[in-house]
RNA sequence: UGGCACACCUCGGGGAGGCCAAAUGGCCUGAGACGCAAAUUGCAAACCCGUAGAACCUGAACCAGAUCAUGCUGGCGUAGGGAAGGUGCAUCGGGUUUUC
Repeated sequence: UGGCACACCUCGGGGAGGCCAAAUGGCCUGAGACGCAAAUUGCAAACCCGUAGAACCUGAACCAGAUCAUGCUGGCGUAGGGAAGGUGCAUCGGGUUUUC
C1' cells in the first nucleotide's frame, strides 16, 4: 500500500403469486406472498441483496417438465441491466528502507 472473508454502523436497491371453500378460513412454493390507507399506488414493518453484484428487472402473455393451479422446477444465463461508504478483526500479496 492493495485484495478477499467475517462482523458492526450508516445509507441505499428489490419483490410479493396460485388454488380450494362454508369466502370469516385454509392449502402450495419460498428468505420474504405482512399490515394500513384516499388502493396494483403510497406509507411503514419483516426478509433478501449492495459491484467477487441470479437480491431484483428486461427478454416473457417465452420454451420444456411437473402440478388442483401458479412468476412450482429447469432452460434462457459465460445475455443485457442493476443499489456503497466507513470501522474492526483475521488472512493473502506487492513496493520501499534498514540489519545480517